[in-house]
RNA sequence: AGUCGAGACGGUAAGGCACCUUCGGGUGUACACGAGUGGCGCACGGGUGAGUAACGCGUGGGUAAUCUGCCUUCGGGUUUGGGACAACUCCGGGAAACUGGAGCUAAUACCAAAUAAGACCACGAGGUCUCCGGACCUUGCGGAAAAAGGUGGCCUCUUCUUGAAAGCUAUCGCCGGUUGAUGAGCCCGCGUCCCAUUAGCUUGUUGGUGAGGUAAAGGCUCACCAAGGCAUCGAUGGGUAGCUGGUCUGAGAGGAUGAUCAGCCACACUGGAACUGAGACACGGUCCAGACUCCUACGGGAGGCAGCAGUCGGGAAUCUUGGUCAAUGGGGGAAACCCUGAACCAGCAACGCCGCGUGAGGGAUGAAGGCCCUCGGGUCGUAAACCUCUGUCGGAAGGGAAGAAAGUAUUCCGGGCCAAUACCCCGGGAUAUUGACGGUACCUUCAAAGGAAGCGCCGGCUAACUCCGUGCCAGCAGCCGCGGUAAUACGGAGGGCGCGAGCGUUAUUCGGAAUUACUGGGCGUAAAGCGCGUGUAGGCGGCUUGGCAAGUCGGGUGUGAAAUCCCCAGGCUCAACCUGGGAACUGCAUCCGAAACUGCUUAGCUAGAGUCUCGGAGAGGAAGGCAGAAUUCCCAGUGUAGGGGUGAAAUCCGUAGAUACUGGGAAGAAUACCCGUAGCGAAGGCGGCCUUCUGGACGAUGACUGACGCUGAGACGCGAAAGCGUGGGGAGCAAACAGGAUUAGAUACCCUGGUAGUCCACGCCGUAAACGUUGUGCACUAGGUGUCGGGAGUAUUCACCCUUCCGGUGCCGGAGCUAACGCAUUAAGUGCACCGCCUGGGGAGUACGGCCGCAAGGCUAAAACUCAAAGGAAUUGACGGGGGCCCGCACAAGCGGUGGAGCAUGUGGUUUAAUUCGAUGCAACGCGAAGAACCUUACCUGGGUUUGACAUCUGGGGAAUCCUCUUGAAAGAGAGGAGUGCCUUCGGGAGCCCCAAGACAGGUGCUGCAUGGCUGUCGUCAGCUCGUGUCGUGAGAUGUUGGGUUAAGUCCCGCAACGAGCGCAACCCUCGUUCUUAGUUGCCAGCGGUUCGGCCGGGCACUCUAAGGAGACUGCCGGUGUUAAACCGGAGGAAGGUGGGGAUGAUGUCAAGUCCUCAUGGCCUUUAUACCCAGGGCUACACACGUGCUACAAUGGUCGGUACAGAGGGCAGCAACGCCGCGAGGUGUAGCAAAUCCCAAAAAGCCGAUCUCAGUCCGGAUUGGAGUCUGCAAUUCGACUCCAUGAAGUUGGAAUCGCUAGUAAUCGCAGAUCAGCAUGCUGCGGUGAAUACGUUCCCGGGCCUUGUACACACCGCCCGUCACACCACGAAAGCUGCUCGAACCAGAAGUCAGUAACCCAACCCGCAAGGGAGGGAGCCGCCCAAGG
Repeated sequence: AGUCGAGACGGUAAGGCACCUUCGGGUGUACACGAGUGGCGCACGGGUGAGUAACGCGUGGGUAAUCUGCCUUCGGGUUUGGGACAACUCCGGGAAACUGGAGCUAAUACCAAAUAAGACCACGAGGUCUCCGGACCUUGCGGAAAAAGGUGGCCUCUUCUUGAAAGCUAUCGCCGGUUGAUGAGCCCGCGUCCCAUUAGCUUGUUGGUGAGGUAAAGGCUCACCAAGGCAUCGAUGGGUAGCUGGUCUGAGAGGAUGAUCAGCCACACUGGAACUGAGACACGGUCCAGACUCCUACGGGAGGCAGCAGUCGGGAAUCUUGGUCAAUGGGGGAAACCCUGAACCAGCAACGCCGCGUGAGGGAUGAAGGCCCUCGGGUCGUAAACCUCUGUCGGAAGGGAAGAAAGUAUUCCGGGCCAAUACCCCGGGAUAUUGACGGUACCUUCAAAGGAAGCGCCGGCUAACUCCGUGCCAGCAGCCGCGGUAAUACGGAGGGCGCGAGCGUUAUUCGGAAUUACUGGGCGUAAAGCGCGUGUAGGCGGCUUGGCAAGUCGGGUGUGAAAUCCCCAGGCUCAACCUGGGAACUGCAUCCGAAACUGCUUAGCUAGAGUCUCGGAGAGGAAGGCAGAAUUCCCAGUGUAGGGGUGAAAUCCGUAGAUACUGGGAAGAAUACCCGUAGCGAAGGCGGCCUUCUGGACGAUGACUGACGCUGAGACGCGAAAGCGUGGGGAGCAAACAGGAUUAGAUACCCUGGUAGUCCACGCCGUAAACGUUGUGCACUAGGUGUCGGGAGUAUUCACCCUUCCGGUGCCGGAGCUAACGCAUUAAGUGCACCGCCUGGGGAGUACGGCCGCAAGGCUAAAACUCAAAGGAAUUGACGGGGGCCCGCACAAGCGGUGGAGCAUGUGGUUUAAUUCGAUGCAACGCGAAGAACCUUACCUGGGUUUGACAUCUGGGGAAUCCUCUUGAAAGAGAGGAGUGCCUUCGGGAGCCCCAAGACAGGUGCUGCAUGGCUGUCGUCAGCUCGUGUCGUGAGAUGUUGGGUUAAGUCCCGCAACGAGCGCAACCCUCGUUCUUAGUUGCCAGCGGUUCGGCCGGGCACUCUAAGGAGACUGCCGGUGUUAAACCGGAGGAAGGUGGGGAUGAUGUCAAGUCCUCAUGGCCUUUAUACCCAGGGCUACACACGUGCUACAAUGGUCGGUACAGAGGGCAGCAACGCCGCGAGGUGUAGCAAAUCCCAAAAAGCCGAUCUCAGUCCGGAUUGGAGUCUGCAAUUCGACUCCAUGAAGUUGGAAUCGCUAGUAAUCGCAGAUCAGCAUGCUGCGGUGAAUACGUUCCCGGGCCUUGUACACACCGCCCGUCACACCACGAAAGCUGCUCGAACCAGAAGUCAGUAACCCAACCCGCAAGGGAGGGAGCCGCCCAAGG
């Protein structure tokens, strides 16, 4: 994918040229050629990977079982004839595609004949080789089979004769052989994915004989015969897939992959089939069937981009409908040449690799600007500007390659052929001619820093940090994880880090992953030893000798395509890239050699294994028989009211006589004591005694066999309990079930009953925490100590004891191992052999399938989905309705309260304009508040102010200050007057006031979960730690545990610990005794005076005051105890074992409390969330709670009399005496800055009187009236007084609090705050008890130990059902799609076989007609695709 006119004048459609023309056209010609005939090609090149698990591919062989067009080598030939068919012409059919009939014609088209050296076939002969099947060579005889001519040149010979024909010659062909090369076919060894939830497959199947068929071996096909063939070393079936050289990764071994390039295969719309041909069962050929698209006149036709571009669709995604045959290659041709979406080039895409640029040097006022800031500055940053240079790429202009050699033409030279110096052929020289890319690469010149930087990241892994915004939102995220108001993690910015024409993301592969472990892992508890044995295949196997050479080792040869990788050179300016050479390709085949080891074989051996003999031990197994105790039932007797059962009861049994006791009988099951980490068995398991049968192990002695052994996939057998089937049996026990209790419930635990079952025989089941959670066998590797069986030695009368050997069974422990715990000659140590098993948790030992089972169910055994863990061992804590020891008003023993009432006060709730805020189990609630009428005050309403009520700075003015008036609720605003100071260097300054502007003030606004400080609490509990050492891989431990003791980690002893720190205790204050000193305001023993008062003199003795000492230390004695610490008792003493009380609060816990004490980060506000003022509120009131006061009365109330404190306070103060008032109080003024004066009366108590048990002479709330005091002011909203009123309440449910001695209880006094206002708070004294057996229980705590699945630590963790929503997976009657299989129907096209009455030019017979041979249409048969 065409080409050839030099095959065919067979022809000439179109075009060119020439001539003619009736201008329609015709004729001729060739450098030309449409269509047709014919030759070669179209089986190459190019595309794709659907199918294929296969001799498809890879590798190495075989073909003695084959073919091969064109090409090549060497022989031989190319003779004589014949008949057609296209084209063309004519007539038809049809819409078209196309097609029918008649006639003419050529050939290198077709046919017949001749000849036949080779070749082929048949039958022989000889030789060579051989894998013994055969192959090759020579040769004899017979048979059958060929051909085509074209073109150029020349006339030497022959014929006609210008010149041709025959002929000759050159060349291209043609026929038949032969040789080679190339290409192809077929066969074989080995290698080549996953699933066994695919285990059996196969009838042309396996082989044979014969035939057919093919180029060729072969069941390839057919007839007959035989019954084979394949398979656990994985057949068959299913799924997936083109294979390889190579590519990616990896240290390698491996793992993944099969784009580009190269080799092979397969396919060409889907399925089937053949034709032609050297080659196809054929991408751009034919036929048939099917699906689809298109045309149609509805009759019928046409088509196949997985060629190059391009279009559509699908998709996350993949290019130009370009140029040229210039080169390389292919087809045709003699050649020129034609064809060639092969190829070479160009275009598009940063898709990849490589190279280059976006400038270089100088430049500090470190500019402006951005960002940050501790406000000083820092950083971007020499970065920029600016100065001086350079010129790659891009731009402009000019020059300008290599890739081209051949071929052809002309000409020259040499050679060949020939009759020939023609022609032709071969070789060489010269000239001419050919470039798609492309005016491209490259070179030169010009201008100009001019046109050229992005992307990701900055919490850790992992290089790189700040600000702002946001506020579990928006978002980020590879893993861990960020974000809930200070985010280096989100978003932005500045800065930084990394890479750079790229940078990130996603997907995928390998690596890290020793995380499938061949190299190179494991299985006691983390996942993992089959429940146990017997044993098949397989794997592995003792010592010695000879042989063989399969494995093994060494060497040679062939092959291992090229490219790739690696090394060395070379070519593009370098590199990527390309070229050449080498090495390598670890493999396969074959030959030669070696013989140690493995293997095979030969001959032996006895150490492994086994047999025989003797001996004893044993709940080893099977069968049969026997025994006694106990339980229950039955019968009889005695006997009477209970029995039984439990934590307590009840159901239940019993007056119809139980339980109890006695006697007799029946039945079934199990065998007390002995009984022992004793024994036996493979495991499950086995327990009275006797008999029979029977298995195994052990010890001892010698003899025998001669490796007979070990393990063991499948297989087979055994296998607790429960369960199942059939038939028995059934006393006790006892699922289910019933009843009674318990309980919120109690389908449980407890009780009373009770059926299967438990027992026996036979048959199933086949599982268990079937566990030593530890497979079997062999060998080796310290010991100690029990026990069972047997033996030896010494000794003995015997038995023990002792020493020792073998076999079992325990404990402890060393090396070693182990993550640790632990194991440790009975290994979890060190090795060998074999088997089984594991690979994150859940889903799940589940679903589906298969096998087994009567069933229950068992064995085998996933995935989807989901999680970021699940798990082991050990550590420290915490916890326990675990254990041990010990404390505490913790319980108990007591006393008094709260909870009931009224009131006070605080809180919750509600209400309100506001009821400001905080505190909320103990550890908030008479708390912040040691005192809200205004103020306080933070809240509300209203009126005002805006550099502000307060601080600092600047400017101006004025002394400061004081007084008066107007207005207003006040704040405030306005007006008038008085007044002129201090210091001075004479400029001014200090303090104070006013005005103005801005920096700023202010905030009881938010965050106590951003903080400091302070505080509460466990808890005044006895604890909490560190250094060094030691132990442990480590977390950690030890010390701090243990034995005692204490209030105490207080002290003593012991101890791999030795010391130390913070806590405890002590040191401090106070009270208790005493001494010294001192003596006013205190005191008064003695003396004196006295107004009788320590009043005065006097004194300091005492009390007291307040300074300093002493004293108490288990010091002394006795006992106990370990010769200790210490405890018990005693003496002395004011006080005795920390004398009482206080102050003092370890490491830490509670994100405890407080931003409203104060301080403070951040945020918010700035004519308001700041400031000033008036009034109101914090004081509300159905209710609930906490803390208190007063009571309910006689241990009392009331009245009268009378006694005794301590500690405090007092000048804007305490206030005596006196007077007034019933009183609160008033008046008034001595004294006192206080051991001096005052508050100040202490009260309970004591003495006397009265009340007589009642809602009272108890109780005092509430209310009315009248007052006092404080204060600017008591209405909201003070306290007190007097008169009157006289409520609830008669001792308080469940529950709950305090207290162990000068305590509880009870009584009053003082103080702080404060103008006034306590039932609160803080102190003070008076009177002054009861009880503690004891540590079982409640609560809290300390130490040791134990368990733990807790660590936010039991207020922990966590399980299941149910409800709703969603997701994934499974089952499911039935329905449907796809694929595969079996049986059958069907049968297009086509090959083959048969037939052929129809048709037929070549050959034969025949004068012809015709016949024959031969061929064909058609028909029929086998096979067979679609379809059914």
Molecule: small-subunit ribosomal RNA
Organism: uncultured prokaryote